c-di-GMP-I riboswitch aptamer from Alkalicoccus daliensis, 84 nucleotides, folded computationally. It was read from a public genome assembly, where an Rfam model found it. Of the family's consensus pairs, 95% are formed in the model. The prediction has a mean pLDDT of 85.
RNA sequence: UCAAGAUAAAGGCAAAACUAUUGAAAAAUAGUGACGCAAAGCCAUGGGUCUAAGGGGAUUUCCUAGGAUUGCCAGGCUGCCGAA
Numbered sequence: 001u002c003a004a005g006a007u008a009a010a011g012g013c014a015a016a017a018c019u020a021u022u023g024a025a026a027a028a029u030a031g032u033g034a035c036g037c038a039a040a041g042c043c044a045u046g047g048g049u050c051u052a053a054g055g056g057g058a059u060u061u062c063c064u065a066g067g068a069u070u071g072c073c074a075g076g077c078u079g080c081c082g083a084a
Stems, first nucleotide, its partner, number of pairs: 005081001012037002017032006035071001041077003045074003048069003054064004
């Protein structure tokens, strides 16, 4: 230096749930809170999943993403530490 990713060190993020706000919803943001995470840092580019306001079919149910999710997977960009 590379790098295996450890019951190491330093620092970081924060699931569910609850409260408030926003939103048609999915969900997001903030606070409390920690299930977990070595990219759980960033990007909706490809696939998946969720929602269906609007639009369309239809007659009370179906289809549809310019919505949502990167803590579903892949890809791209960046990055801390680093033992056997």